[in-house]
Molecule: Glycine riboswitch aptamer
């Protein structure tokens, strides 16, 4: 089984933050600047990824409980996010983008 959760793919939606500064190069040019590329500095953003965390849960020790049940404290482990951090990433457009919708493929829970 008139197919749960989960996963893949296509399509649509999808935020934030620098016209800062220094050096080198390219193109053009009489020269410089504008423009493009690379690297550094300072500033900034959080929605790829990553890290950290609450309640709760588990374990151990000690206490209350005659004992058991139960319960208190401490320690350790586990423990979510679009919250926090800013390692990574990003700060024109494009690309990417958590997440949401939709189509399809897969999946095989409950009954």
């Nucleotide at each position: 089984a008139u197919g749960a959760a989960g996963a893949g793919u296509g399509c649509g939606g999808g935020a934030g933050a620098g016209u800062c500064u220094c050096g080198g190069g390219g193109a053009a040019c009489a020269u410089u600047a504008c423009c493009c590329c690379c690297g550094g500095g300072c500033g900034c953003c959080g929605a790829a990824g990553g890290a950290a965390c609450a309640a709760g849960c588990u374990a151990a020790a000690a206490g209350a409980g005659c004992c058991c049940a139960u319960u208190u404290u401490u320690u350790a482990g586990u423990g979510a996010a679009u919250c926090u951090c800013u390692c990574a990433g990003g700060c024109a457009a494009a690309a990417g983008g958590a997440c949401c919708g939709u189509a399809u493929u897969u999946g095989g829970a409950c009954a």